[in-house]
The part of an RNA shown here (large-subunit ribosomal RNA, domain VI) has 249 nucleotides and comes from a Patescibacteria group bacterium. It was read from a public genome assembly. Rfam family: Bacterial large subunit ribosomal RNA. The coordinates come from a structure-prediction model, not an experiment, and the mean pLDDT is 81. NCBI's taxonomy places the organism under Bacteria, Bacteria candidate phyla.

Context: one part of a larger RNA
RNA sequence: CGUUUUGACUCUUGAGGGGGGACUUUCCUAGUACGAGAGGACCGGAAAGUGGAGAUCCCUGGUGUACCGGUUGUUCCAAAAGAGCAGCGCCGGGUAGCUAUAUCUCUAACUGAUAAGCACUGAAAGCAUCUAAAGUGUGAAGCAGACCCCAAGAUUAGGAAUCCAUCCGCCUUUAGGCGGGGCAGCCAUCCCGUAGAUUACGGGAUUAAUAGGCCUCAGGUGUAUGCCGAGAGGUACUAAUUGGCGACU
Repeated sequence: CGUUUUGACUCUUGAGGGGGGACUUUCCUAGUACGAGAGGACCGGAAAGUGGAGAUCCCUGGUGUACCGGUUGUUCCAAAAGAGCAGCGCCGGGUAGCUAUAUCUCUAACUGAUAAGCACUGAAAGCAUCUAAAGUGUGAAGCAGACCCCAAGAUUAGGAAUCCAUCCGCCUUUAGGCGGGGCAGCCAUCCCGUAGAUUACGGGAUUAAUAGGCCUCAGGUGUAUGCCGAGAGGUACUAAUUGGCGACU
């Protein structure tokens, strides 16, 4: 920009596309069928595991240069209290977050059309023949579904709910054109993070708990009365200001 010739917002359908698809061992059937014996099944059923994929930090750990504690040397005149430097000086712990070796789930079952193959009926060719005859079956980890993800720029541009709304002036024969104000709403801007390179996405902007501070608590450290407290609850003390676009047939 289009989608419709009114503007928005939320939720969807699914044409089409992508992903996934793996395997092993043990047991039962059964020491059965088969086989002189040695050996040793198909079919069918059950369990465990390996690999792969996705998700999540409740558990087990890692990290954790936020944090707490111990300690060595030295400097800050000395002591006390602290701070700087020495790989975070070194050492012992460790919240959140992130994370795997941790935890959970899936890789299951099923349906349809088929390949090779195996067949039925059956002539040409009185027999025979699965058919490079008509006709009919069966048959794969493969194909199409089923499961997960994207998806109406699917220009065949789909569907549903909800919100707003028919204003003013000028030009114009109507249609229409220009300008003003400006709804629902949107964007910029600002305070931020469950998001993040930027953007995007999500929350909030005083009728406010969005972020910081303060109070209380979970929690960490560990002699602790201390210190910390990325988390939770409360509290306007501080900062959330200021603009633009926008239907009107």